Background:
Transfer RNA from an Actinomycetota bacterium, 73 nucleotides, folded computationally. Its Rfam family is "tRNA". Rfam links the family to the GO term triplet codon-amino acid adaptor activity.
RNA sequence: GGGCGCUUAGCUCAGCCGGCAGAGCGUCGCCCUUACAAGGCGAAGGUCGGGGGUUCGACUCCCUCAGCGCCCA
Numbered sequence: 001g002g003g004c005g006c007u008u009a010g011c012u013c014a015g016c017c018g019g020c021a022g023a024g025c026g027u028c029g030c031c032c033u034u035a036c037a038a039g040g041c042g043a044a045g046g047u048c049g050g051g052g053g054u055u056c057g058a059c060u061c062c063c064u065c066a067g068c069g070c071c072c073a
Stems, first nucleotide, its partner, number of pairs: 001072007010025004019056001027043005049065005
């Protein structure tokens, strides 16, 4: 230098063919217990990597930039 993939909650990741952003773990509160753990119930937490475009509408499609990984040279 060229090609491909990935970037979504604190972490690990879903999100199919454009139509209300989610799960598990973790955190916090309550219940349970003498107490702790386990268990039950509930809650908080997101500019969906940045910018632009298409569209009535974008996590999703297109362009561009950045970061990470793999392959080729």
The organism belongs to Actinomycetota, within Bacteria. The prediction has a mean pLDDT of 82. The same sequence occurs in records of 2 taxa.